[in-house]
């Protein structure tokens, strides 16, 4: 970096350092010196693992527990929004849907 699948409406500090940015890209619109990214410290979660039931000749699969592992993730639906169908008012916009991007874990190359 590619492939393949599974999830993306909840969740999460008014702490320390640190000093200007920062929300993937596009237009937007928003965060932020009343203090951004990154660091630690805390938290949330529960994807892999673990354990404990059924279920099953096995692989393995549903349920459910903790949270000492391995990862994630802590503003705003993935903030909207990019392509496309459908409806609605009607010349630009509204709401539903699929899809491409994307991001995160699990395997594979």
């Nucleotide at each position: 970096c590619u492939c393949u699948u599974a999830u993306c409406a909840u969740g999460a500090g008014a702490g320390g350092u640190g000093g200007a940015g920062g929300g993937a890209c596009u237009g937007g619109c928003c965060c932020u010196u009343u203090g951004a990214a990154g660091c630690c410290c805390g938290g949330c979660a529960a994807c892999c693992g673990u354990c404990a039931u059924u279920g099953u000749g096995u692989c393995u699969a549903a349920u459910g527990a903790a949270a000492u592992g391995g990862u994630g993730c802590c503003a705003a639906u993935u903030c909207c929004u990019g392509c496309g169908a459908a409806g609605c008012g009607u010349g630009c916009g509204c709401u539903u849907u699929g899809g491409c991007a994307g991001a995160u874990g699990a395997g594979a190359g």
Molecule: SAM riboswitch aptamer (S box leader)
Organism: Sinobaca qinghaiensis